[in-house]
This is a predicted structure of a 74-nucleotide RNA (transfer RNA) from Ruminococcus sp. The coordinates come from a structure-prediction model, not an experiment, and the mean pLDDT is 81. NCBI's taxonomy places the organism under Bacteria, Bacillota, Clostridia, Eubacteriales, Ruminococcus. Its Rfam family is "tRNA". Rfam's curators write: Transfer RNA (tRNA) molecules are approximately 80 nucleotides in length. Rfam links the family to the GO term triplet codon-amino acid adaptor activity.

RNA sequence: GUUCCAAUAGCUCAGCAGGAUAGAGCGACCGCCUCCUAAGCGGUAGGUCGGAGGUUCGAAUCCUCUUUGGAACG
Numbered sequence: 001g002u003u004c005c006a007a008u009a010g011c012u013c014a015g016c017a018g019g020a021u022a023g024a025g026c027g028a029c030c031g032c033c034u035c036c037u038a039a040g041c042g043g044u045a046g047g048u049c050g051g052a053g054g055u056u057c058g059a060a061u062c063c064u065c066u067u068u069g070g071a072a073c074g
Stems, first nucleotide, its partner, number of pairs: 001073007010026004019057001028044005050066005
């Protein structure tokens, strides 16, 4: 330098042949239970989906550019 992959909640990830409120587990907080703790059960909060632009009635999803990390080739 070229090509490919990844980026979504504090962490690990799903969702990506466009569709309606963006999800799960763990963690945090509150409550129930318990003499207390842990475990268990119930609930709450937390994300403008790496950034910018475009296509579309509608974009996490498609297109372009770009940032970061990784891989292959030279």